[in-house]
Context: one part of a larger RNA
RNA sequence: UGACGGGGGCCCGCACAAGCGGUGGAGUAUGUGGUUUAAUUCGACGCAACGCGAAGAACCUUACCUGGGCUUGAAGUUCUGGUGGUAAAACCCCGAAAGGGGGAUGACCCGCAAGGGAGCCAGAAGAGGUGCUGCAUGGUUGUCGUCAGCUCGUGUCGUGAGAUGUUGGGUUAAGUCCCGCAACGAGCGCAACCCUUAUCCCAUGUUGCCUUGCUGUCAUGGCAGGGCUCUCUGAGGAAACUGCCCGUGAUAAACGGGAGGAAGGUGGGGAUGACGUCAAAUCAUCAUGGCCUUUAUGUCCAGGGCUACACACGUACUACAAUGGCCGGUACAGCGAGACGCGAGACCGUAAGGUGGAGCAAAUCUCUGAAAGCCGGCCCCAGUUCAGAUCGUGGGCUGCAAUUCGCCCACGUGAAGGUGGAAUCGCUAGUAAUCGCAGAUCAGCAGGCUGCGGUGAAUACGUUCCCGGGCCUUGUACA
Repeated sequence: UGACGGGGGCCCGCACAAGCGGUGGAGUAUGUGGUUUAAUUCGACGCAACGCGAAGAACCUUACCUGGGCUUGAAGUUCUGGUGGUAAAACCCCGAAAGGGGGAUGACCCGCAAGGGAGCCAGAAGAGGUGCUGCAUGGUUGUCGUCAGCUCGUGUCGUGAGAUGUUGGGUUAAGUCCCGCAACGAGCGCAACCCUUAUCCCAUGUUGCCUUGCUGUCAUGGCAGGGCUCUCUGAGGAAACUGCCCGUGAUAAACGGGAGGAAGGUGGGGAUGACGUCAAAUCAUCAUGGCCUUUAUGUCCAGGGCUACACACGUACUACAAUGGCCGGUACAGCGAGACGCGAGACCGUAAGGUGGAGCAAAUCUCUGAAAGCCGGCCCCAGUUCAGAUCGUGGGCUGCAAUUCGCCCACGUGAAGGUGGAAUCGCUAGUAAUCGCAGAUCAGCAGGCUGCGGUGAAUACGUUCCCGGGCCUUGUACA
């Protein structure tokens, strides 16, 4: 100087407390361990691995296994020699395919020609490797932590390591600001500048919005016209700064209250992650040193596996019901996506879906009738009109192909489960809880993920305690 302490002081955080809802019990989905297996490819392992890489394993993917092939090779670069009945090749044979064998026919470019190029064959350099080492590395990422810290120049002090500044008194979300001070300044961080959301102005009026007339098998439907007030769209701008008032305070910084205001003290959310820590993660995104391999650890193909199942754990979904279930009627979103695409009205089918193809590169058309909600009816506390696992049968869709191993529909079947031990997680407001919708991936497959809107709470006395962190100080036989 640090680190540590079941030392002290001050302070913060859904850290505790106060609340609300879960997990841990059940069934299923999914990941992992283990076991099994010819193989169940590999990586990730406290927080910070375990719905993670994987935004989607039937083949492909695929890296694994079994079997069958190829060997300058599936792709790329260079060199040497050879090769016109050459390269290519309908067709035939073996084969699961890959591949192998035969083969009618039979070439191209430059050049008058000789010859050269391309292709092919033989050979040589070398290719190739998701083989090893993340403890040889780059790059990228997680984490402490959006915590308020981490340093430097000059000066001063100290023999020196180093100190000072950065400590102190206040204050702040903040090393934020004020005051003081052997310090005076500065840098990386904080904040602001950026995006979005909440109000207004202005611009823009079509595909949006408002409105008039006609028509009407009454559907804001069709046709014709007018307008841009409003909703909305979104190029620019305004607005919030403790600016104003009162009080507290060292007259300071600031804090408490108030006015005005759409918004008030960082308005809400996002992007943004200092010096560093964990020999943290990744050689399987990529790049790369070294090592290993070269008729195989490369490469092609078929089939299988990654989907196994006594069991254990994580993360979810669905429930156990009456604030509910079922039936009928009825209302209101937002984010988005669409041409090898989204696909309307109509018709067929109980339905999944099918036929068909209007419109739309989309503020125009379609996906797209949101669901919870509201109105009416039934059920009457039961393993039930709860719950839906499992299984049977029949069907639909995608795709060369759904047996291993896809999704959906109908009918039947109707398991566990009556609110969950010890323990443990999330959340402070348009949040939790609850309800549905869209998108990426994608032929098909979503209970996962990323977004979107609808309904919409309770509680916070407080900082003694648990966990993590910041500053000062103290002890130390630790570095």

Predicted 3D model of a 479-nucleotide part of an RNA (small-subunit ribosomal RNA, 3' major domain) from an uncultured bacterium. Its Rfam family is "Bacterial small subunit ribosomal RNA".